[in-house]
A computed fold for a 73-nucleotide RNA from an uncultured Lachnospiraceae bacterium, annotated as transfer RNA. Its mean pLDDT, the model's own confidence on a scale to 100, is 80. It matches the Rfam family "tRNA". The family's RNA type in Rfam is transfer RNA.
RNA sequence: GCCGAUAUAGCUCAAUCGGUAGAGCAACUGAUUUGUAAUCAGUAGGUUUACGGUUCAAGUCCGUAUAUCGGCU
Numbered sequence: 001g002c003c004g005a006u007a008u009a010g011c012u013c014a015a016u017c018g019g020u021a022g023a024g025c026a027a028c029u030g031a032u033u034u035g036u037a038a039u040c041a042g043u044a045g046g047u048u049u050a051c052g053g054u055u056c057a058a059g060u061c062c063g064u065a066u067a068u069c070g071g072c073u
Base pairs, nucleotide, nucleotide: 001072002071003070004069005068006067007066010025011024012023013022019056027043028042029041030040031039049065050064051063052062053061
């Protein structure tokens, strides 16, 4: 230099053909316990990497950029 993959909650990951963004763990509250852990119930937590485009509607499709990883030379 060229090609490809990935970017979503604090972490690990889902999200079908474009149609209300979810789960597990972690955190917080309550119950239980002499207390902690474990268990049970509940709560909160997201401008889906950024900027544009298409669309009635974009995490999803298109373009550019950034970051990480991999391949080729």